The RNA shown here (transfer RNA) has 71 nucleotides and comes from Parcubacteria group bacterium RIFOXYD2_FULL_52_8. The prediction has a mean pLDDT of 84. Its Rfam family is "tRNA". Rfam classes the family as a transfer RNA. The sequence is in RNAcentral, with records from ENA.
[in-house]
């Protein structure tokens, strides 16, 4: 250098034009002497930037970062 493919709360993943969603983990509360458990609720994500469209996480360019590949 050339081609492919991924990137989504704190971790793992899901959805792919039309309020982003599920586990675990956090907090808050119920029980409980106390903790665990277990039950109720809360907060918290689309990797930077452009463009298409009435509307982008979805689809295009670019940038990074990470992987496979050719050379």
């Nucleotide at each position: 250098g050339g081609g492919g493919g991924c990137u989504u709360g704190g971790u793992a993943a899901a959805g792919u034009g039309g309020c982003a969603u599920c586990a675990c983990a956090u907090c808050u509360c119920u029980c409980u002497c106390c903790a665990a458990a277990a039950g109720a609720g809360a907060a918290g994500u689309c990797g930077g930037g452009g463009g298409u469209u009435c509307g982008a996480u979805u689809c295009c360019c670019u940038c990074a970062g990470c992987c496979c590949u050719c050379g």